The part of an RNA shown here (small-subunit ribosomal RNA, central domain) has 350 nucleotides and comes from Luzula pallescens. Taxonomically the source falls in Luzula (Eukaryota, Streptophytina, Petrosaviidae, Juncaceae). The full RNA is in RNAcentral, with records from SILVA. Its mean pLDDT, the model's own confidence on a scale to 100, is 88.
Context: one part of a larger RNA
RNA sequence: UUGGGCGUAAAGUGUCUGUAGGUGGCUUUUCAAGUCCGUCGUCAAAUCCCAGGGCUUAACCCUGGACAGGCGGUGGAAACUAUCAAGCUAGAGUACGGUAGGGGCAGAGGGAAUUUCCGGUGGAACGGUCAAAUGUAUUGAGUUCGAAAGGAACGCCAAAGGCGAAAGCACUCUGCUGGGCCGAAACUGACAUUGAGAGACGAAAGAUAGGGGAGCGAAGGGGAUUAGUAACCCCACUAGUCCUAGCUGUAAACACUGGAUACUAGGUGUUGUGCGGUUCGGCCCGUACAGUUCCGAAGCUAACGCGUUAAGUAUCCUGUCUGGGGAGUACGUUCGCAAGAAUGAAACUC
Numbered sequence: 001u002u003g004g005g006c007g008u009a010a011a012g013u014g015u016c017u018g019u020a021g022g023u024g025g026c027u028u029u030u031c032a033a034g035u036c037c038g039u040c041g042u043c044a045a046a047u048c049c050c051a052g053g054g055c056u057u058a059a060c061c062c063u064g065g066a067c068a069g070g071c072g073g074u075g076g077a078a079a080c081u082a083u084c085a086a087g088c089u090a091g092a093g094u095a096c097g098g099u100a101g102g103g104g105c106a107g108a109g110g111g112a113a114u115u116u117c118c119g120g121u122g123g124a125a126c127g128g129u130c131a132a133a134u135g136u137a138u139u140g141a142g143u144u145c146g147a148a149a150g151g152a153a154c155g156c157c158a159a160a161g162g163c164g165a166a167a168g169c170a171c172u173c174u175g176c177u178g179g180g181c182c183g184a185a186a187c188u189g190a191c192a193u194u195g196a197g198a199g200a201c202g203a204a205a206g207a208u209a210g211g212g213g214a215g216c217g218a219a220g221g222g223g224a225u226u227a228g229u230a231a232c233c234c235c236a237c238u239a240g241u242c243c244u245a246g247c248u249g250u251a252a253a254c255a256c257u258g259g260a261u262a263c264u265a266g267g268u269g270u271u272g273u274g275c276g277g278u279u280c281g282g283c284c285c286g287u288a289c290a291g292u293u294c295c296g297a298a299g300c301u302a303a304c305g306c307g308u309u310a311a312g313u314a315u316c317c318u319g320u321c322u323g324g325g326g327a328g329u330a331c332g333u334u335c336g337c338a339a340g341a342a343u344g345a346a347a348c349u350c
Stems, first nucleotide, its partner, number of pairs: 004321003007304002012318001014201004021194003025088004033081002035077009049065006091191001092188003096183004103177007110154001115149002118146003125136002162169002206247001208245004215241002221235003258317006266295002269292009299306002323350003332343004
């Protein structure tokens, strides 16, 4: 260097944008760097290989020759790659007409429920559990009715359903705003794809400052259980959970399946849009494109299973793996307020 892999055995970065780099559509020219053909020089001898010869054979030695190539010069070829020039529209994008949506940010409003407080009612228990006790209550609890305050979350609709790059997103309304899909085909004319470094976003928990604090609730405290309990169960409750600003940068961040493009039987359900048929209309039927669920031909797979949303058939780019433990540890470095994160061994041992 080539060869093998990455759903579950080791192995796809949490996700996206994008620099360098890699790779790249159709047609016709230019050029000759790569490429191909010829030729010249050179790559010491010995060795290796082939043919012949000499030691009685062999090893060994001698003579001659060649293969396979490398480098440099020179003469040519022009299909492919690169280059030059011109063009094209099937990739990509812009404009136009529609359309669905819990996509994002900000603001406003709403009702149910829990809790607290005030007033009425009323008079002894309530609460909790397998059973209890701690706890609450005659300073009037629990119950029930009315008024008020405050915080957090938004029942039904709701779905195998929708949107988003992922994390994630659901009461209603308004404002601002991103993306997708469909249709038609006006414009640009390869503008594409992947992407080391880099940047952005990134659940929960955590940390800082300032607010807020209804319910729930790590830690810690009681009551039980138990031989014992640092637990499961019960009672109260602190950080936290919520908001604002900046930080952290990790998850079984999972579909344990990187991205792009093309091709390769179908069936079933569903979402969006367009077209056609039918109908008074709704419904319904067919069909095209785009998403999404399940079952399955071929094929693949160690099997399980995957199967047009591939784990099939191919091409391009990237990340990553190389026995278990030691160990995601030590040391060093970078980042962080810290917690820690990222990078990441070896001895030794089986």